[in-house]
Context: one part of a larger RNA
This record gives sequence, structure tokens and C1' cells, in this order.
RNA sequence: CUGGGCGUAAAGCGCGCGUAGGCGGUUAAUUAAGUCAGAUGUGAAAGCCCCGGGCUCAACCUGGGAACUGCAUUUCGAACUGGCAGGCUAGAGUAUGGUAGAGGUAAGUGGAAUUUCCUGUGUAGCGGUGAAAUGCGUAGAUAUAGGAAGGAACACCAGUGGCGAAGGCGACUUACUGGACCAAUACUGACACUGAGGUGCGAAAGCGUGGGGAGCAAACGGGAUUAGAUACCCCGGUAGUCCACGCCGUAUACGAUCUCUACUAGCCGUUGGGAGACUUGAUCCCUCGGUGUCGCAGCUAACGCGUUAAGUUCUCCGCCUGGGGAGUACGCCGGCAACGGUAAAACUC
Repeated sequence: CUGGGCGUAAAGCGCGCGUAGGCGGUUAAUUAAGUCAGAUGUGAAAGCCCCGGGCUCAACCUGGGAACUGCAUUUCGAACUGGCAGGCUAGAGUAUGGUAGAGGUAAGUGGAAUUUCCUGUGUAGCGGUGAAAUGCGUAGAUAUAGGAAGGAACACCAGUGGCGAAGGCGACUUACUGGACCAAUACUGACACUGAGGUGCGAAAGCGUGGGGAGCAAACGGGAUUAGAUACCCCGGUAGUCCACGCCGUAUACGAUCUCUACUAGCCGUUGGGAGACUUGAUCCCUCGGUGUCGCAGCUAACGCGUUAAGUUCUCCGCCUGGGGAGUACGCCGGCAACGGUAAAACUC
């Protein structure tokens, strides 16, 4: 140096974009850096290896050969890789016409419900629990009717349905805006893939400033339960949850399964398009894209996976190397802080 792995045993970065680098379709020329072959020079001697010789043998000594797999120069070749210049269209992209969608941002609007307030009716309870009590109520509650205010969330539709790179996204309308898919042509002509660093996005909680605050509710107070009860149950209740702007950058960020490509039996659903058929239907059938359940071959330690692979391959990156110590200490970087990132060792089993 090569050789093993990463769904669940240790191990896929939370997810994109992208620099360097790595890798890269097809065709005919050219070049000759890699590459192939030859020649020359060199590759000290000794040693190793082979064939001999000398000490009675051996160790040892000694002669010859081979080897020294390397380097330099030069000549030949041109399949492959690379370079240079040219062509192609199957990869990739653009244009045209459509389609579906909780994709994103902003503004506006709506109804149901909870709560509070006002007014009317009305009277002694209400509420809560396993049972109670704290609590609320004759200063008129609960219930009921009308009105008002305010905040938050959007029942049904709703579906292993849809969209998004992931986090995630669900009332309605409008404006702006990203992506995907399908059909038929036209165009560009390898522009592709991956991606160390870098950079952006990134649930919840938390932080800063200013708003907002209905319901819920860490902390906290009270009532119960209990041997105790810093809990589970009940009555209250503040941060927070909501908005704007700025931070934080972590999650069982999961499909515990990195990205791109090609190939390899099927059956049955579901979703978005587009052809075709007739018997025009809640029809059949073909095809492209997504999403499920089962299943052949194959794979797997088994479980299971199985055209959405964990099968067979290709490219690049990341990561793993016994358990604990420890995702810790120290240092450095980031952060207002909380803390995050990077990341050991002694010792011990």
C1' cells in the first nucleotide's frame, strides 16, 4: 500500500447550492504526457540466489553468472486514458402548449367554539372527583336569550391522498413567486455527476427589543391521595405558546437506509397526465411520473429487503474500528447567554 464495513450489531453529515479536486456519452483525425516494445548508458564492491573451486566437512574464504524489478537518453507503436482541434445527439438544458398540488411570501376576509364584559329572564346552588375538598355563588353564580370585545386555531371535506431538498405545509380570496409532471415538435451540443473547504435553509424549546395575550400551560400557590407525595387527580396561575425584526443551529432532524447512473419475474391498489378501443360504461386497454401492500430470483447473521432493493453494477463524498471514562476535559472557533462545533488521555473491565 492492498484487503472489511455503515436498515436493526460501531458507522450515511438534518437538508440543499456550490469552489478546488475526483470521475465522465458517441464519432473520425492528430499528438505522444500516461502506456507498450527495443537499444544504449548507468544501477560500486560485498551480501542474497545459481553453478564451480579451497581449508578432512561445515561455518568461512574464493571464481564465474544471474539479479539489482530503478533512473536517464534514444527509436518504434497508437488500442486505451490524457492533450489539441472538428463533428454527432441517446446524457443535460432551453423554447412552445397543457395539468395537478396544505410548495413559499404578503395583504385582506369569514364562520363555529372558548373566555371576558353589558343587558334581560330566573333562583340556590354550580363546578370538580374513584370519593372529596380547595374554588365560584344571595354583592344573584350555574342555566338561558340578546349585544359587544379580543386572541388563537381552522370541524366536516381528509384519503399508507397531495406538495416540498429537508425542516415542514391544511378555512377562503387576491397579488407576487419556486419546483414537478405530461404531450408533440424545434433548438443548444457533453454544457453532465459528485463535492473536502465554503455558503444558505433548518421542528420544538431557549435568548434580545417592541407589541399582543382568548384558550392552554413549565415554574409557583392551594386542595386531595399517601407512611411520605417536591408526582400522578382537582382548583388557580406566570413565563411561554401568537406577531414583527434579530439570534440560537440542535432533535428518535428516521426510511435509524448518502447522491447520481444503468440493468434484473410479476400480481393487486392509489394519485397526476397522455394516447387507443368498442358494447359509451361506476368500462376496458396501453404508456410516462409519483405513492402503497404482497411477492420470484438474488441478497441478508437473522429479522427482513425485493424495479421506490438491503439484488447486480458505476461515480464521488461522509463515516466506523471493543465497553466504560466521553460526545466529556483541555485548547481553538462560533454565540448576548443558554450552549453548539471540533475532540483526547490517564485509569478501568